Context: one part of a larger RNA
RNA sequence: GAUUGAACGCUGGCGGCAUGCCUUACACAUGCAAGUCGAACGGCAGCACGGGAGCAAUCCUGGUGGCGAGUGGCGAACGGGUGAGUAAUAUAUCGGAACGUGCCCAGUCGUGGGGGAAAACGCAGUGAAAGCUGUGCUAAUACCGCAUACGAUCUAUGGAUGAAAGCGGGGGACUCGCAAGGGCCUCGCGCGAUUGGAGCGGCCGAUAUCAGAUUAGGUAGUUGGUGAGGUAAAGGCUCACCAAGCCGACGAUCUGUAGCUGGUCUGAGAGGACGACCAGCCACACUGGAACUGAGACACGGUCCAGACUCCUACGGGAGGCAGCAGUAGGGAAUAUUGCGCAAUGGGCGAAAGCCUGACGCAGCCAUGCCGCGUGAGUGAUGAAGGCCUUCGGGUCGUAAAGCUCUUUUCUGAGGGAAGAACAUCUGGCGCAGGAAAUGGCGCCGGUUUGACGGUACCUCAGGAAUAAGGAACGGCUAACUCCGUGCCAGCAGCCGCGGUAAUACGGAGGUUCCUAGCGUUGUUC
Numbered sequence: 001g002a003u004u005g006a007a008c009g010c011u012g013g014c015g016g017c018a019u020g021c022c023u024u025a026c027a028c029a030u031g032c033a034a035g036u037c038g039a040a041c042g043g044c045a046g047c048a049c050g051g052g053a054g055c056a057a058u059c060c061u062g063g064u065g066g067c068g069a070g071u072g073g074c075g076a077a078c079g080g081g082u083g084a085g086u087a088a089u090a091u092a093u094c095g096g097a098a099c100g101u102g103c104c105c106a107g108u109c110g111u112g113g114g115g116g117a118a119a120a121c122g123c124a125g126u127g128a129a130a131g132c133u134g135u136g137c138u139a140a141u142a143c144c145g146c147a148u149a150c151g152a153u154c155u156a157u158g159g160a161u162g163a164a165a166g167c168g169g170g171g172g173a174c175u176c177g178c179a180a181g182g183g184c185c186u187c188g189c190g191c192g193a194u195u196g197g198a199g200c201g202g203c204c205g206a207u208a209u210c211a212g213a214u215u216a217g218g219u220a221g222u223u224g225g226u227g228a229g230g231u232a233a234a235g236g237c238u239c240a241c242c243a244a245g246c247c248g249a250c251g252a253u254c255u256g257u258a259g260c261u262g263g264u265c266u267g268a269g270a271g272g273a274c275g276a277c278c279a280g281c282c283a284c285a286c287u288g289g290a291a292c293u294g295a296g297a298c299a300c301g302g303u304c305c306a307g308a309c310u311c312c313u314a315c316g317g318g319a320g321g322c323a324g325c326a327g328u329a330g331g332g333a334a335u336a337u338u339g340c341g342c343a344a345u346g347g348g349c350g351a352a353a354g355c356c357u358g359a360c361g362c363a364g365c366c367a368u369g370c371c372g373c374g375u376g377a378g379u380g381a382u383g384a385a386g387g388c389c390u391u392c393g394g395g396u397c398g399u400a401a402a403g404c405u406c407u408u409u410u411c412u413g414a415g416g417g418a419a420g421a422a423c424a425u426c427u428g429g430c431g432c433a434g435g436a437a438a439u440g441g442c443g444c445c446g447g448u449u450u451g452a453c454g455g456u457a458c459c460u461c462a463g464g465a466a467u468a469a470g471g472a473a474c475g476g477c478u479a480a481c482u483c484c485g486u487g488c489c490a491g492c493a494g495c496c497g498c499g500g501u502a503a504u505a506c507g508g509a510g511g512u513u514c515c516u517a518g519c520g521u522u523g524u525u526c
Base pairs, nucleotide, nucleotide: 001526002525004523006522007521008520009519010518013373014372015371016370017369018368020365021331027328028327030326031325032324035074036073037072040071041070043067044066047065048064049063050061051060052059053058081284082283083282090209091208092207093206094205095204096203099201100200101199104197105196106195107194108193109192110191111190112146114144115143121136122135123134124133125132152161153160154159166189167188168187169186170185171184174183175182176181210256211255212254217247218246219245222244223243224242225241226240227239228238229237259281260280261279262278263274264273265272266271286307287306288305289304290303309320310319311318312317337363339362340361341360345359346357347356348355349354376407378404379403386397387396388395389394415460416459417458470515471514472513473512474511475496476495477494481510482509483508484507485506491498492497
């Protein structure tokens, strides 16, 4: 000199854009952060409508819109947080072969015919409650057989094994049916088997990745083989047997420290230091362990066991996990609101409308940083008063102020107008092309609806200099000097050093210098 997730002291007008628990991976009150689908299903608790009964209060009714709880599907493995562990099971780069894959894309072949349950619900019981138990009924895209098997798997050329689910819209004739509604046809969304792809993920190798030798030997599933098991998959991954190997001064093992990278800071570079924010990967989710479900987890807001801690209890027994967003206590020099909204972007579910989304978009707080603007401009010498200095003549603050029939109105405050972000999305109508008997649906054009921020940005009227300057330094390094007080005292100080009666170095004043909504101090790194 540059730098900072900074803190402290004094001071403080505005705006834009960013950043904001670095310490206790300490403990957490409260609210929210993952749901959705009635176009899978039986149904109907509540609401609204319709219908029926009744003089009325009211009652009945799933008939309709819808829908609590339930069965079922998908999601919950993403998104969000933190950096405890980890020195290699990680990361970065370059390669590899023995793998998996829901949703998505392309292709091939199917989607036939049956069955038995169990929730919800009803009844009963126990219990303070949470909850639990018994019994009875029932649907399905839930579950299980049968049939079939283009692919597929096993075997090895004979063969064997294994599948599925329906739902919605529309319809001329025919047909079943009292009707409702089916069959049939068609379109859409699904379902099963399988091939390939894309993206994603698992695995292996090489090289690189902090310090210590006051850590020199380490290792028995250890190193390799055969066989078996296991996995989606190679492999001591696991096991039986056999052999005695394997790693190590090119630093094994041990100990300490540490998430890694793109990058950031500094520096002419080489390097050095760091890894906040943003992005990629990894690890973790009160502590330790384990599996279940699933395409995917050994799962932050799932399950089980053990432990510590906290809470409720009617003492029989139960409940919990903010390193999600806010917020609280504590720790600390120190780090924000228990805000608004799903309008946009993205995600989950859904055919869609839509619902959910503390992701996200915004607002609030803080000079924490960077950037921009302002606190006026012009004129004004009786060089006013006053302060300070003085050789007492004067000098200086100083055009500075005051003053002016001079000028401007950024900013602040008040009033008025007022966005873009929405050519997205949604609804209705019209037209065209393909498939279809036709509709729905797809594509194009026109119209309409939807804004948290926000009556915000921005624009504009009127008025008036009106609303707005500090901090540090002044012995040398280092730009900037005098007086008074003090008298080795009080004190200063980054280094040299200053102060013991003329202190440009302490304290005050005047003046000056530097930076400026900041200025200094302290800490960090180069």
A computed fold for a 526-nucleotide part of an RNA from a metagenome, annotated as small-subunit ribosomal RNA, 5' domain. The full RNA is in RNAcentral, with records from SILVA. The prediction has a mean pLDDT of 80.